RNA sequence: UUUAAUCUUCGGGGCAGGGUGUAAUUCCCGACCGACGGUAAGCAGCUCAUGCUGUAAGUCCGUGACCCGCUUUUUAUAGCGGUGGACCUAGUGCGAAUCUAGGACCGACAGUGAAAGUCUGGAUGGGAGAAGAUAAAG
Numbered sequence: 001u002u003u004a005a006u007c008u009u010c011g012g013g014g015c016a017g018g019g020u021g022u023a024a025u026u027c028c029c030g031a032c033c034g035a036c037g038g039u040a041a042g043c044a045g046c047u048c049a050u051g052c053u054g055u056a057a058g059u060c061c062g063u064g065a066c067c068c069g070c071u072u073u074u075u076a077u078a079g080c081g082g083u084g085g086a087c088c089u090a091g092u093g094c095g096a097a098u099c100u101a102g103g104a105c106c107g108a109c110a111g112u113g114a115a116a117g118u119c120u121g122g123a124u125g126g127g128a129g130a131a132g133a134u135a136a137a138g
Base pairs, nucleotide, nucleotide: 001137002136003135005134006133007132008131009130010129017029018028019027031118032117033107034106035063036062037061038060042055043054044053045052046051058105059104067082068081069080070079071078087103088102089101090100091099109121110120111119
């Protein structure tokens, strides 16, 4: 450094305050939140320098959770396919999908005394993936 290898650990946040009402963290005003990998002109460190390293996007590319279907099957699991949300404007600049500023927008299923991104539940689950150890090979 590599791998159809084995194992271990880790792996999601959020309605303050108020209104109406018999009843709402579900409606209304308002508040709050942003999984994983990739990508930068930002930031930090190192270098004489080219450059290197770390970090860096909810709405750019892709993935995962949820849902639907199929296959397998020891009925528990594994695999495959599908579905699946959201961004503009201005500035700077050679260059903006990521910078700066402003204004927007989005968010599975089931449940509920009343409609849920935020409550409860499936879930002490699963999981993209992260870190490490071992083994084998180079």